[in-house]
RNA sequence: UUCUUAUCCAGAGAGGUGGAGGGACUGGCCCUGUGAAACCCGGCAACCGCUAUAUUCCUAGCAUGGUGCCAAAUCCUACUGAGUCAAAGCUCAGGAAGAUAAGAG
Numbered sequence: 001u002u003c004u005u006a007u008c009c010a011g012a013g014a015g016g017u018g019g020a021g022g023g024a025c026u027g028g029c030c031c032u033g034u035g036a037a038a039c040c041c042g043g044c045a046a047c048c049g050c051u052a053u054a055u056u057c058c059u060a061g062c063a064u065g066g067u068g069c070c071a072a073a074u075c076c077u078a079c080u081g082a083g084u085c086a087a088a089g090c091u092c093a094g095g096a097a098g099a100u101a102a103g104a105g
Base pairs, nucleotide, nucleotide: 001105002104003103004102005101006100007099008098013041015040016039017038021031022030023029027076028075042070043069044068047066048065049062050061051060052059074097079094080093081092082091083090084089
């Protein structure tokens, strides 16, 4: 970097360092000196993992290990279809893109 599968309306600090940016991308809309990113500590969750006669399916539990995550639904949205509407728009379904995990190349 590519492919496959699963998940994405729950959850997580009024802590230290740090100093101006951040929310992937488009258009919005937001967060931020009542301190952004980043790092440390802390926490959440339970994909892998472990335990339960445990190989397979299911279920329950655990959190020492590998990741992940800790504003807003993946913050909303972008493309297609359907419904509604005079229109703008609104609602629903699907897709695309993205994120994370596990596996394969």